Predicted 3D model of a 495-nucleotide part of an RNA (small-subunit ribosomal RNA, 5' domain) from an uncultured bacterium.
Model confidence (mean pLDDT): 83 of 100.
Its Rfam family is "Bacterial small subunit ribosomal RNA".

[in-house]
Context: one part of a larger RNA
RNA sequence: GGAUGACCUUUGGCGGCGUGCUUAACACAUUCAAGUCGAACGGGCAGUAGCAAUACUGUUAGUGGCGGACGGGUGAGUAACUCGUGAGCAAUCUGCCUAUGUGUGUGGGAUAACGUAUGGAAACAGACGCUAAUACCGCAUGACGCAUUCGGGUCGCAUGGUCUGAAUGCCAAAGAUUUAUUGCACAUAGAUGAGCUCGCGUCCCAUUAGAUAGUUGGUGAGGUAACGGCCCACCAAGUCGACGAUGGGUAGCCGGACUGAGAGGUUGAACGGCCACAUUGGAACUGAGAAACGGUCCAGACUCCUACGGGAGGCAGCAGUGGGGAAUAUUGGGCAAUGGGCGAAAGCCUGACCCAGCGACGCCGCGUGAGGGAAGAAGGUCUUCGGAUUGUAAACUUUUGUUCUUAGUGAAGAAAAAUGACGGUAGCUAAGGAGAAAGCCACGGCUAACUACGUGCCAGCAGCCGCGGUAAUACGUAGGUGGCAAGCGUUGUCC
Numbered sequence: 001g002g003a004u005g006a007c008c009u010u011u012g013g014c015g016g017c018g019u020g021c022u023u024a025a026c027a028c029a030u031u032c033a034a035g036u037c038g039a040a041c042g043g044g045c046a047g048u049a050g051c052a053a054u055a056c057u058g059u060u061a062g063u064g065g066c067g068g069a070c071g072g073g074u075g076a077g078u079a080a081c082u083c084g085u086g087a088g089c090a091a092u093c094u095g096c097c098u099a100u101g102u103g104u105g106u107g108g109g110a111u112a113a114c115g116u117a118u119g120g121a122a123a124c125a126g127a128c129g130c131u132a133a134u135a136c137c138g139c140a141u142g143a144c145g146c147a148u149u150c151g152g153g154u155c156g157c158a159u160g161g162u163c164u165g166a167a168u169g170c171c172a173a174a175g176a177u178u179u180a181u182u183g184c185a186c187a188u189a190g191a192u193g194a195g196c197u198c199g200c201g202u203c204c205c206a207u208u209a210g211a212u213a214g215u216u217g218g219u220g221a222g223g224u225a226a227c228g229g230c231c232c233a234c235c236a237a238g239u240c241g242a243c244g245a246u247g248g249g250u251a252g253c254c255g256g257a258c259u260g261a262g263a264g265g266u267u268g269a270a271c272g273g274c275c276a277c278a279u280u281g282g283a284a285c286u287g288a289g290a291a292a293c294g295g296u297c298c299a300g301a302c303u304c305c306u307a308c309g310g311g312a313g314g315c316a317g318c319a320g321u322g323g324g325g326a327a328u329a330u331u332g333g334g335c336a337a338u339g340g341g342c343g344a345a346a347g348c349c350u351g352a353c354c355c356a357g358c359g360a361c362g363c364c365g366c367g368u369g370a371g372g373g374a375a376g377a378a379g380g381u382c383u384u385c386g387g388a389u390u391g392u393a394a395a396c397u398u399u400u401g402u403u404c405u406u407a408g409u410g411a412a413g414a415a416a417a418a419u420g421a422c423g424g425u426a427g428c429u430a431a432g433g434a435g436a437a438a439g440c441c442a443c444g445g446c447u448a449a450c451u452a453c454g455u456g457c458c459a460g461c462a463g464c465c466g467c468g469g470u471a472a473u474a475c476g477u478a479g480g481u482g483g484c485a486a487g488c489g490u491u492g493u494c495c
Stems, first nucleotide, its partner, number of pairs: 001495004006491001008489001010487001013366006019359002021324001026322003030319001032317001035066003040063002043060007073277003083201007092194002097190008105139004114129003118125002145170011175182002203249003210240003215237006222230001252274004256267004279300005302313004330356001332355003338352001339350004369399004379390004404432006413422001439484005444465003450479005460467002
C1' cells in the first nucleotide's frame, strides 16, 4: 500500500447493488416452513329438484395413489477414495420422463371409515358387527425375459463378453370417466440420477518407530442391485512401515477469493459443485431411492403435562426469545414472476423464491450550490507596530434546482384473455425555495502541512527514531496549513 462477513471512537444528506451470529453443533415460548388427488373407493355433512324413492352439486375425516430421499439449514465429526482430477464396472441399480413391441382374461376373502357398547385424567387402546376399491390374494395366458442343460458362430482385457439354435422350469396386469382420453402389466432401448473400484494430488509433530489376529491371502458357503473379509467355517502366515506406517494435534474439500510483477503465500464468508450432520448414541421398517431435519423403535441427558397409573417434545427451516459475545437484522408482504409437489384440469400448497423493513457493514454514484464581487469590511491570529494573514472567503448582486417539500400523473416487469406483493414505488409534469445537508485525522524526520501562548523530565506524546529539566514547529490550547471526505482515524487478521 491492498484486503476484510469486521469491531471501537467520533461525525453523518440521498440513491442503486450487494451483504449481515466469524462466539454456545448452547437452550428454546409462539405462529408459519409438505402437501395434494372426489377423473381410484365406500361413507358423513350441507344444498338444489322431487310427495317420496332417488338424482345432481359442493365439501370433507378415512382407505388408496403420488410426494414427504427434493427444496431449505449447519460445518459438529471426518486426514478419508472425503474432496479434486482422470479412468474403469466383462461387478451394478434407476420412480416419474421418451421411443418401440406385446398384453390388460377369470375368480376370492378381508379391512378402515361407520355403528354398538368398554377402559383411560390424557395420549390413546383393545372388543363385537357392517362395507368399497386402481388396497390385498389365487388361477389362466406369456417371450425377444429369468434360471438350468446341450450345441454352433464370433470377439476380447484375465475371470469371460456377445449373437444364435433346441429342451425343461418360473413369473404379470386395474380400472376411471364417457367417446376421446388416461391409466395398469411385461420386455427392450434411451435419458436422468445413484452405487462401487482404481492412478495421481490433499496440513503439522519423529520430543510419535514400530503397527496389525478378520489382521494379509486362499477354498467353500452366506449376504448385497453389485465386486469385495462385507460376514462366517476351515487352511496358510502373511500385510503395512524412514518413499514416514502406527499414534497425537488441527481441519469439511473444491470452483474460487485476497495479495503479489511473477513464483508463491494466505483463505474457503456470500454464489456454485461434492461430502457429512439434524438433542446424544444405536437400529431397522417402508420405498425406485433413506439407515430418513419437521417418519418409526430403543437407550441417555434435558424440558413440559399428569387424576402419579402414565404421556408429550426436539428451530444447525423463516421470523423471534434467553444466554454467550467487541459484534451481526423484522415474531413484515406476496405466490404477481422463476422454480418445486400433487392434480386431466380448474386449482391447492410452497418462510424455496420474489419483495419490503433495519444496519455508512462494503462497493459505486450524487449532493451540501454556481458566476460576479476589494472598502482587500468587521472579527480572529501574528507582528519588527509599518503591516501580514484568514481572503473572493463573507456581505452584496445575478442565477440554477441535482437533491428537498407540496400537488398532479403514473409504468415495464404479464408469452392470446385474466392475474402485480413490490407500489401510488421508479419515472414524468408543475410550483416553492440557497433555503434543510461536513466532518475526521495530521502538521520533528520517515511524510504533504508552522506560528503564538500555557506547561517546565511535570502533565503528557509515541508506529520507529525519539520529544518534555523556562524561548518545545514533537505535550495542551488557539490561529493557520495539509490530507481524505459521508466518512475519518485507531485496533484485530492476511499478503